Context: one part of a larger RNA
Molecule: small-subunit ribosomal RNA, 5' domain
Organism: uncultured Caulobacteraceae bacterium
């Protein structure tokens, strides 16, 4: 000079678009951020209609018929989106390869969907418990479980064989059968077993990947075989038993430091520096372990243990986890509303639809960055007033008063989108068009001795004070203060921190 997630002092009109705990991965009051399907089930607490009763005529009691839906069983979802960067110097990223793997929804393709059985929550009746919750006994359903058939393909294999599934639901319907329900056809959507397929996801390998040798030597499952086990799969991944390897000055190992990267900031370039926001990947969810479900997790708003910290408690025992979003307290030079709404995008469902603090928005902050204003043109008796003098003038200075226009912005009144294909609009009567009223409502910082653009005059008297480096100051100070002038920038101006 350039940069900035900046802080500070003075000052401050608008608007758009971005940015906003860098420090204690410090502790949280509140509330909310992942539910949903009755078109799997059995049902009815509570709302609503229909019905039935009693009658005090507006009420009360009944009654799953209906719309619906709390608890419950069942599926899917919760492994994804969001936070954070503490560990990690490589079990991580980054390119560029590989081979012994897996996969719910989703597309393609074959082949099925038969006939059976027990339980068990809800829910009744007893208990215990202060609470959290539990217990016994009874009784019911399923797309929940469990056997029995059957195997196009699939697993094992000694090639004979032998193991191995499924659930149904809803719409609609001439004939047939049935009192009815439905049987049964038929259409959608499921299920169930398999080939391929996208797409994601585990593994392994080679190159890179900060700085210290005032860190020289580390290593026993260590390195390898063989064999059991374990995994979706390869391997010492575990373990027997065998052999003694295996890594190191091309820096092991140990101890510091640090999430990597696409980018970013600088710089002609080559290189420094950095990894805020956006975007990939990793890790991590109070610390520290473990495994459970599932297709996927050792699972931020699951569970169990184990510690630290807070709470409740009838003292016997429970309950929690903002490094989501807002916000509260601490800490610190410092970082924001306890908002609004699903209108666009993920979840469930056939769908209506219902949930989303992801997400679209709006609020706060000159935090940056860009735009715009704060008025124009004419106007010398060069007004007063100020400062400065050689007392003559000279300067502020077309500046100003005055005339003649002009309305951006901001205000006031009226219209009013797009974003939404039929409906639905948080933004928002918002953006933006139209009228109207008046120069009206809108400037300041810093600097002036040389570097460096811009001087005089007072007041101080090595004092009070300036200073970025030279250095100003001890009675004529362009260097201190304070005036006038003047230069610089401009809604901002300087100072300080960090980087080139």
């Nucleotide at each position: 000079g350039a940069u900035u997630g900046a802080a500070c002092g003075c000052u401050g009109g608008c608007g758009g678009c971005a940015u906003g705990c860098c420090u204690u991965a410090c502790a949280c009051a509140u509330g909310c951020a992942a539910g949903u399907c009755g078109a799997a089930c059995g049902g009815c607490a509570g709302c609503a209609c229909g019905g039935g009763a009693g009658c005090u005529u507006g009420c009360u009691c009944c009654u799953g018929g209906u719309g619906g839906c709390g608890a419950g069983u069942g599926g899917c979802g919760a492994a994804c989106g969001g936070g954070u960067g503490a560990g990690u110097a490589a079990u991580g990223c980054a390119u560029c390869g590989g081979a012994a793997c897996g996969u719910g929804c989703c597309c393609u393709g074959a082949a099925g969907u038969g006939g059976g059985g027990g339980a068990u929550a809800a829910c009744g009746c007893a208990g215990c418990g202060a609470a959290a919750g539990u217990u016994g006994c009874g009784c019911u359903a399923a797309u929940a479980c469990c056997g029995c058939a059957u195997a196009u393909u699939c697993u094992g294999u000694g090639a004979g064989c032998a193991g191995g599934a499924a659930a149904g639901c809803a719409g609609g319907g001439g004939a047939u059968c049935g009192c009815a329900a439905g049987a049964c056809c038929u259409u959608g959507c499921g299920c169930u077993u398999u080939a391929g397929g996208a797409g994601c996801g585990g593994c392994c390998g080679a190159u890179g990947u900060c700085g210290g040798a005032u860190u020289a030597g580390c290593u026993a499952g260590u390195u390898g075989g063989u064999g059991g086990g374990g995994u979706a799969a390869u391997g010492g991944c575990u373990c027997a038993c065998c052999a003694a390897g295996g890594c190191g000055a091309c820096g092991a190992u140990c101890a510091g430091u640090a999430g990597c990267u696409g980018g970013u900031c600088u710089g002609a370039g080559a290189g420094g520096a950095u990894g805020a926001u956006c975007a990939g990947c990793c890790a991590c969810a109070u610390u520290g372990g473990g495994a459970c479900u599932g297709a996927g997790a050792c699972a931020c708003g699951g569970c169990c243990c184990a510690a630290a910290c807070u709470c409740c408690c009838a003292c016997g025992g429970g309950a929690g986890g903002c490094a989501g979003c807002a916000g509260u307290g601490g800490g610190g030079a410092a970082u924001c509303u306890u908002g609004c709404g699903c209108a666009a995008u993920g979840g469930c469902g056939a769908a209506a639809g219902c949930c989303u603090g992801a997400c679209g928005c709006a609020g706060c902050c000159a935090u940056g960055c860009c735009g715009c204003g704060u008025g124009a043109a004419u106007g010398a008796u060069g007004a007063a007033g100020g400062u400065c003098u050689u007392a003559g003038g000279a300067u502020u200075g077309u500046a100003a008063a005055a005339u003649u226009c002009u309305u951006u912005c901001a205000c006031c009144g009226g219209g009013g989108a797009c974003g939404a294909u039929a409906a639905u609009g948080a933004c928002g009567g918002u953006a933006c068009c139209c009228g109207g009223a008046g120069a009206a409502g809108a400037a300041g910082c810093c600097c002036c001795g040389g570097c460096u653009a811009a001087c005089u005059u007072c007041g101080u008297g090595c004092c009070a004070g300036c200073a970025g480096c030279c250095g100003c100051g001890g009675u004529a100070a362009u260097a201190c203060g304070a005036a006038g002038g003047g230069g610089g920038c401009u809604a901002g101006c300087g100072u300080u921190g960090c980087u080139c």